The RNA shown here (Lysine riboswitch aptamer) has 164 nucleotides and comes from uncultured Mediterraneibacter sp. Rfam family: Lysine riboswitch aptamer. From the family's description: Riboswitches are metabolite binding domains within certain messenger RNAs that serve as precision sensors for their corresponding targets. Model confidence (mean pLDDT): 75 of 100.

[in-house]
RNA sequence: AGAUAGAGGUUGCAUUUUUCAUGAGUAUGAUGGCGGAUGUAUCAGGAACAGAAGAAAUCAUCAGAAAGGGGAAGAUGCCGAAAGGAUAAGGAGCCUGAGGCCUUAUUCUUGGGCAUGCCGCUAAGAACGGCAUGACUGUCAUCGCAGGAUGGAGAGCUAUCUGA
Numbered sequence: 001a002g003a004u005a006g007a008g009g010u011u012g013c014a015u016u017u018u019u020c021a022u023g024a025g026u027a028u029g030a031u032g033g034c035g036g037a038u039g040u041a042u043c044a045g046g047a048a049c050a051g052a053a054g055a056a057a058u059c060a061u062c063a064g065a066a067a068g069g070g071g072a073a074g075a076u077g078c079c080g081a082a083a084g085g086a087u088a089a090g091g092a093g094c095c096u097g098a099g100g101c102c103u104u105a106u107u108c109u110u111g112g113g114c115a116u117g118c119c120g121c122u123a124a125g126a127a128c129g130g131c132a133u134g135a136c137u138g139u140c141a142u143c144g145c146a147g148g149a150u151g152g153a154g155a156g157c158u159a160u161c162u163g164a
Base pairs, nucleotide, nucleotide: 001162002161003160004159005158006157009079012078013077014076015075016074017073018072019071020070028063029062030061031060032059033058038050039049040048042098043097044096045095046094082110083109084108085107086106087105088104089103090102091101111137112136114134115133116132117131118130119129120128139152140151141150142149143148
């Protein structure tokens, strides 16, 4: 230097299927009241359509979801598993632009999770991310008789084999 195998963990990671709650008595529909000119569910412009045979908003009654996100179990693939940021391209409801979302590629960051606080994202502190603080944990290096202390980063660490 290369190849193969392997370890980390509150309960390892992701994908997928099933299921559970949340979403939500919300969106939406029907009827009635009120309202009185706009509405088409991110914003702006346009097109088209709905609208005085009464738009939006709002209230009551009756009916009443789903998606993304999350938990659990099974299966599959795995141990930079993966997560997140940035950029680019593509995708979706009539068109264009902006924003957001999803997918892919490139690149950057993070050894791992935990607790607390603040912020972001989100319907939601549920989950995830960022920063700060605290202890813990795997691994290596240095110091130490030892308990342990300090420091590093996954481009790392352990084992075996091969080559120089």